[in-house]
Context: one part of a larger RNA
RNA sequence: GUCAGCGAGUUGCGUCUGUGUAGCGUUAGGUUAAGCCGCAAGGUGGAGCCGUAGCGAAAGCGAGUCUUAAAAGGGCGACAAGUUACACGGAGCAGACCCGAAGCCCGUGCGAUCUAUUCAUGGUCAGGAUGAAGCCUGGGUAACACCAGGUGGAGGUCCGAACUGAUGGAAGUUGAAAAUUCCCCGGAUGAACUGUGAAUAGGAGUGAAAGGCUAAUCAAGCCGGGCGAUAGCUGGUUCUCCUCGAAAUAUAUUUAGGUAUAGUCUCGAACGUAAUAUCUAUUGGGGGUAAAGCACUGAUUGGACUAGGGGCCCUACCAGGCUACCAAACCCAGCUAGUCUCUGAAUACCAAUAGAGUAAGAAUUCGGGAAUCAGUCGGUGGGUGAUAAGGUCCAUCGGCGAGAGGGAAAGACCCCAGACCAACGGCUAAGGUCCCAAAAUACAUGCUAAGUGGAAAAGGAUGUGGGAAGACAUUGCCAAUUAGGAAGUUGGCUUAGAAGCAGCCAUCUUUUAAAGAAAGCGUAAUAGCUCACUAAUCAAGUCGGCCCGCGCCAACAAUUUAACGGGGCUAAGCAUGUUACCGAAGCUUUGGAUUUAAAUGAUCUUCGGAUCAUAUGAGUGGUAGAGGAGCGUUGUCUGCAGCGUUGAAGCACGAUCGUAAGAACGUGUGGAGCGCAGACAAGUGAGUAUGCUGAU
Numbered sequence: 001g002u003c004a005g006c007g008a009g010u011u012g013c014g015u016c017u018g019u020g021u022a023g024c025g026u027u028a029g030g031u032u033a034a035g036c037c038g039c040a041a042g043g044u045g046g047a048g049c050c051g052u053a054g055c056g057a058a059a060g061c062g063a064g065u066c067u068u069a070a071a072a073g074g075g076c077g078a079c080a081a082g083u084u085a086c087a088c089g090g091a092g093c094a095g096a097c098c099c100g101a102a103g104c105c106c107g108u109g110c111g112a113u114c115u116a117u118u119c120a121u122g123g124u125c126a127g128g129a130u131g132a133a134g135c136c137u138g139g140g141u142a143a144c145a146c147c148a149g150g151u152g153g154a155g156g157u158c159c160g161a162a163c164u165g166a167u168g169g170a171a172g173u174u175g176a177a178a179a180u181u182c183c184c185c186g187g188a189u190g191a192a193c194u195g196u197g198a199a200u201a202g203g204a205g206u207g208a209a210a211g212g213c214u215a216a217u218c219a220a221g222c223c224g225g226g227c228g229a230u231a232g233c234u235g236g237u238u239c240u241c242c243u244c245g246a247a248a249u250a251u252a253u254u255u256a257g258g259u260a261u262a263g264u265c266u267c268g269a270a271c272g273u274a275a276u277a278u279c280u281a282u283u284g285g286g287g288g289u290a291a292a293g294c295a296c297u298g299a300u301u302g303g304a305c306u307a308g309g310g311g312c313c314c315u316a317c318c319a320g321g322c323u324a325c326c327a328a329a330c331c332c333a334g335c336u337a338g339u340c341u342c343u344g345a346a347u348a349c350c351a352a353u354a355g356a357g358u359a360a361g362a363a364u365u366c367g368g369g370a371a372u373c374a375g376u377c378g379g380u381g382g383g384u385g386a387u388a389a390g391g392u393c394c395a396u397c398g399g400c401g402a403g404a405g406g407g408a409a410a411g412a413c414c415c416c417a418g419a420c421c422a423a424c425g426g427c428u429a430a431g432g433u434c435c436c437a438a439a440a441u442a443c444a445u446g447c448u449a450a451g452u453g454g455a456a457a458a459g460g461a462u463g464u465g466g467g468a469a470g471a472c473a474u475u476g477c478c479a480a481u482u483a484g485g486a487a488g489u490u491g492g493c494u495u496a497g498a499a500g501c502a503g504c505c506a507u508c509u510u511u512u513a514a515a516g517a518a519a520g521c522g523u524a525a526u527a528g529c530u531c532a533c534u535a536a537u538c539a540a541g542u543c544g545g546c547c548c549g550c551g552c553c554a555a556c557a558a559u560u561u562a563a564c565g566g567g568g569c570u571a572a573g574c575a576u577g578u579u580a581c582c583g584a585a586g587c588u589u590u591g592g593a594u595u596u597a598a599a600u601g602a603u604c605u606u607c608g609g610a611u612c613a614u615a616u617g618a619g620u621g622g623u624a625g626a627g628g629a630g631c632g633u634u635g636u637c638u639g640c641a642g643c644g645u646u647g648a649a650g651c652a653c654g655a656u657c658g659u660a661a662g663a664a665c666g667u668g669u670g671g672a673g674c675g676c677a678g679a680c681a682a683g684u685g686a687g688u689a690u691g692c693u694g695a696u
Stems, first nucleotide, its partner, number of pairs: 001696006011094003015091010029050003035044003054061002064076004097236002100233001104226004109222002116200009125190001127159003130155001134151006163187003168183004202218001204214003239630006249262005263372002265369006278356008291343001292341002297337002301333003306327001308326002310323004375400010405416003420592004425588003431582003434567003440579001442578006453569001459553002463550005470543003480537005486510003491505003516531001519530003593620005599614006631685001633682008642674002650669005656663002
């Protein structure tokens, strides 16, 4: 893991509250508790409780009362329905749906065979090294001291086995081992190690002190008890169908993953048909947003004007002058604001009137029961952030959440569309129609040549199509070819030189069809080659800008082509238009089920209504959750003068029935009990709880 069995909203109450049913009561009453009697059923028991009157803190007054000096006013009341029992929903108190802590406290409770310390009594320490004191001899001293040699054998002395420990490393890590093995290493006559017996213990012991150790357990052992501690936390919580169907917000909170009240859901009752919600139109409102504007408050550019200041000049002082400097106020022009407004929408909001709307699971009120308080994405308006984020915080609408189906290759959130059931019917939406793959290799007119389509900017470019203008042009444009492109003059200056062409100044005149005191290359300087400009040849368009469509470059990433889903496409790309078709659980067709509304009919009736049937209208996605109706299990009572050895239950198989839980029937097995109907009572339904027990 699997299989089987077990496994979670229960029980109690002189409690509270609501719903249903029943008794009595509605002409104000209803009811007993303990106890007693009785085999039992039941009887008895009126203490008490609820109701019948309220108001006030109370004295108290009383259909009123309180407030107050008094209410004229205000608050709470007054017009009569309840009560008892049972069942169910919820609350309270109890373990209170089940399992789950770490912990806290208690006890003449059990532990020192582990370990800490201590006591008693025993045991153990190869070998080697060093060589203290003392003593002896000799030297030495006045005598000591002192020196040398010998002897001697001290030491928490040295090296190193046993023994004891555990520094570093490796292995081991479901180990050989719940602390080991191997190599290396510390101590090894000592505060040494060790056997046996004994002492000290749970807020206590022991501790060369690490909160260490006290039996693999220690910031308070183990065992038992309080104990079902508590758990705003996690997990789990068992049959079916039907109706409706949320929230992830506000406020408060030692509050933020909890809870309370409100909001949103459900069930019941009331109200309601003149309508209500909602929508549309019109009319009437208030507003200060978007936009706009600069009249205020701020920010801000240029100019004009001109205080003040700076600088320069002048000056003995007072003064004065200049100013491409800074600059207030005023003026002109321009710009700007969430915290500006002389202005000012669209929407939205409030109300009235008219119309639509006619049961839309409307509105509103009261009562029973909840769940929700972590939301998320998209569009729009914003704050914050970097006009970043699948960011964060608001507002508003939609979706997901709780929503299946079709499309977007694949995708909670985008587009289309809201699934009662069945069908090998039909029509459409979004999106599509060459093949994968259902449907156009459809039509018409253009565009694109980049595989653009099928990722991207500033910027760049004789790509290409269209448009509106302009300039030049048979008095010959533009391009090309041929020829000229001169003279004064090498202009003057400068310079070593400067001659069109280093630099400065000037930039004239003449001959001309035309030709710059020269636009570029070139030389040391000249020279030389072009250009502007002119003529001829040729011959009809040429030139540069602007706007629009589609393209080009810019263009670089990590497993694999990988930036059309693929094949592939020059349309099967793009734009505009047209006609067909495909395409969903949408709409529709046929049949069926069910909820609900009003209607008709039938049956029953406690006359309130209930049940059944029929056709009609509107419905039937659904998590948390509310409400309703059922299936099945075990047992009890009553009935079936029920079934059963001519075979009960259980088990196995099977093509039957029911919307489902489920229910028959047949055959086999089995071998003695079991069912159906109505009512009642529950140890009443398992797949998940790292559930428990057993098997495998």
Large-subunit ribosomal RNA, domain II from a Deltaproteobacteria bacterium, 696 nucleotides, folded computationally.
Taxonomically the source falls in Myxococcia (Bacteria, Pseudomonadati, Myxococcota).
Rfam family: Bacterial large subunit ribosomal RNA. Rfam links the family to the GO terms ribosome and structural constituent of ribosome.
The prediction has a mean pLDDT of 85.